Transfer RNA from Streptomyces cavernicola, 82 nucleotides, folded computationally. It matches the Rfam family "tRNA". Gene Ontology term of the family: triplet codon-amino acid adaptor activity. Rfam classes the family as a transfer RNA. The source organism's lineage runs through Bacteria, Bacillati, Actinomycetes, Streptomycetaceae and Streptomyces. It was read from a public genome assembly. The coordinates come from a structure-prediction model, not an experiment, and the mean pLDDT is 82.

RNA sequence: GCCGGGUUGGUGGAAUCGGUAUACACACGGUCCUCAAAAGACCGCGCUUCACGGCAUGCGGGUUCGAGUCCCGCACCCGGCA
Numbered sequence: 001g002c003c004g005g006g007u008u009g010g011u012g013g014a015a016u017c018g019g020u021a022u023a024c025a026c027a028c029g030g031u032c033c034u035c036a037a038a039a040g041a042c043c044g045c046g047c048u049u050c051a052c053g054g055c056a057u058g059c060g061g062g063u064u065c066g067a068g069u070c071c072c073g074c075a076c077c078c079g080g081c082a
Base pairs, nucleotide, nucleotide: 001081002080003079004078005077006076007075010026011025012024019065028044029043030042031041032040046055047054048053058074059073060072061071062070
């Protein structure tokens, strides 16, 4: 230099044909249970806001009524070729 795959909450990881982003698990917080803890059970948990609402999928653009998903450029990670 060329080709392919990848980047989503604190972490892992879903999101079907472009149509409710963050399912599920872990972690974390609260409560129950216990003499106390561990384990277990229940609830909560992106950011902002009193609320309504707004914003966020590596970064910047584009297409579309609508983009995590399609297109272009860039950055980074993994693999292959030279």